A computed fold for an 82-nucleotide RNA from a Candidatus Zambryskiibacteriota bacterium, annotated as transfer RNA.
Its mean pLDDT, the model's own confidence on a scale to 100, is 82.
The organism belongs to Candidatus Zambryskiibacteriota, within Bacteria.
Its Rfam family is "tRNA".

[in-house]
Order: sequence, then structure tokens, then C1' cells
RNA sequence: GCCGAGGUGGCGAAAUUGGUAACCGCAAUCGACUCAAAAUCGAUCGUCGCAAGACUUGAGGGUUCGAGUCCCUCCCUCGGCA
Repeated sequence: GCCGAGGUGGCGAAAUUGGUAACCGCAAUCGACUCAAAAUCGAUCGUCGCAAGACUUGAGGGUUCGAGUCCCUCCCUCGGCA
């Protein structure tokens, strides 16, 4: 340099016919249980905001009524070829 795969909450990871973004697991916080802890069980858990609400899928554009998903450019990671 060329080709391919990927980038989504703190972490891993779903969502492909383009139609509610964040299901599930881990971690964390609070509670129950316990003498105390571990294990287990329950609740909460992206950002801003008092709230109503607004925003959020690596960055920036585009298409569309509607984009994590399609198109373009760029950045990063992994694999292959040279």
C1' cells in the first nucleotide's frame, strides 16, 4: 500500500428487511439474610436537567418520514496479502 472483520452504558455483548437504542451477563450502589462476612435474594444502575424534557452507537458529512444498520471521507483495533 491492497483486501477483509470490527468500534454500542464502567466492562463484555445483543439489536441486519432501515421502524421503541441498550435485551442479557459482569462490575457498582442500596436493602434483606448473618454475630460479622462470603454466598444467595430483591431493587437501582448511559449523559445533562429540580422537573418537564433534551441528548447519546469511534469522528464528520449524506440518503430517508425514519439510520447502530445504507452511502462518502477520516481515526483507531484485529486478521490476511504484498